Predicted 3D model of a 158-nucleotide RNA (Lysine riboswitch aptamer) from uncultured Agathobacter sp. It matches the Rfam family "Lysine riboswitch aptamer". Rfam links the family to the GO term lysine biosynthetic process.
[in-house]
RNA sequence: GAUAGAGGUUGCGCGAAUUAUCAGUAACACAGAGGAUGCAGCAGAAGCAGAGGAUGCUGUGUGAAAGGAAUAGCGCCGAAAGCAUUUGAAACUGCAAUCAUUUGCUUGGGAGCAGAGUGAAUAAUUCUGUUACUGUCAUCGCAAGAUGGAGGGCUAUC
Numbered sequence: 001g002a003u004a005g006a007g008g009u010u011g012c013g014c015g016a017a018u019u020a021u022c023a024g025u026a027a028c029a030c031a032g033a034g035g036a037u038g039c040a041g042c043a044g045a046a047g048c049a050g051a052g053g054a055u056g057c058u059g060u061g062u063g064a065a066a067g068g069a070a071u072a073g074c075g076c077c078g079a080a081a082g083c084a085u086u087u088g089a090a091a092c093u094g095c096a097a098u099c100a101u102u103u104g105c106u107u108g109g110g111a112g113c114a115g116a117g118u119g120a121a122u123a124a125u126u127c128u129g130u131u132a133c134u135g136u137c138a139u140c141g142c143a144a145g146a147u148g149g150a151g152g153g154c155u156a157u158c
Base pairs, nucleotide, nucleotide: 001158002157003156004155005154008077011076012075013074014073017071018070019069027062028061029060030059031058032057037049038048039047041095042094043093044092080107081106082105083104084103087100088099089098108134109133111131112130113129114128115127116126117125118124136149137148138147139146140145
């Protein structure tokens, strides 16, 4: 260097299909009270709607979707994730967010607990700290085991 392979209290990711949630919410229709502003996540520009009563509120009726989750299934074992960064994408501009993408850094793996963030959420998830567990290698040890390291690692073959 090439090929093959291992880790597992749910190993990792995808998941347009299915399920629940979101939610009896948004929206729409009608009715009522009300009386001046309202319209993209924020700001600006331009425009539009509105005293022929807007927006918001209350009641009744009809009644979603996206995002997030689980599962069938699929692809896999830096699987992948997080943070920062480059470029691009749909609406006039900027920022933010989302999606795709470039590069860098961090993390062996899953779990419990605490705090913080995202979230509609008591779901789920991310980060930080901590606890024991587990795979692997090194050192020490007769052994049991102890200590330490990191996936740019480990095992086998060539």
The sequence is in RNAcentral, with records from MGnify. Its mean pLDDT, the model's own confidence on a scale to 100, is 78. Of the family's consensus pairs, 98% are formed in the model.